This record gives sequence, structure tokens and C1' cells, in this order.
RNA sequence: UCCAUCAAUGGAUAAUUACCUCGUAUAAUAUCAGGAAUAUGGCCUGAAAGUUUCUACCGCCUGACCGUUAAAUCGGGCGACUACGAGGAGAGGGUAAACUGGU
Repeated sequence: UCCAUCAAUGGAUAAUUACCUCGUAUAAUAUCAGGAAUAUGGCCUGAAAGUUUCUACCGCCUGACCGUUAAAUCGGGCGACUACGAGGAGAGGGUAAACUGGU
């Protein structure tokens, strides 16, 4: 994209499906469980929440904090993916009109 179906879905097909910007969602957030590290460290795994929402839920930098038989991180800055919608650009195909040339 096409066919069938009220629909869920099933079948066929692989083409112009790339890319860029903006909007909405979500704050790339917060909660819990188990495990791990310890100032040269501050993570890992899982669950559940958040979205009329599938997916994701991290990285780096920086400041702080913990003065270590330890268990808990916190503030700030910058950077995505995904879903849906809109626009842009490029490319391919088709149609029409105008113009030009030929018959």
C1' cells in the first nucleotide's frame, strides 16, 4: 500500500517510507525491594507509579555530603529516544494547463 471483516484480526505485497524543525506527552521524574561500591566510591537488578501513550526513564560535567567494622545520597548545568500531530526539504511516480518545436 492492497484485499476480506462491524471490529479485533487475517491474507497479500515491499513501493516515494530516509532526513530536518516545531507542538503535545514527561518533569529523561519520583516510590519500593534485593544486591554492590566507599572520599581513586556514590552503582547493578527487579517491581510498581507517572502519559487520553507504545517505548524510555539514562549519560557527561560541576558543586556538596558521608572522615570509613558505614548506608544513604543531594543541588545545578547540558545532552536523547519513543508515540501522536503539524510544517519544511529532497527524491520517485502520475495528471492537467501554458509555452516552444516537429508532423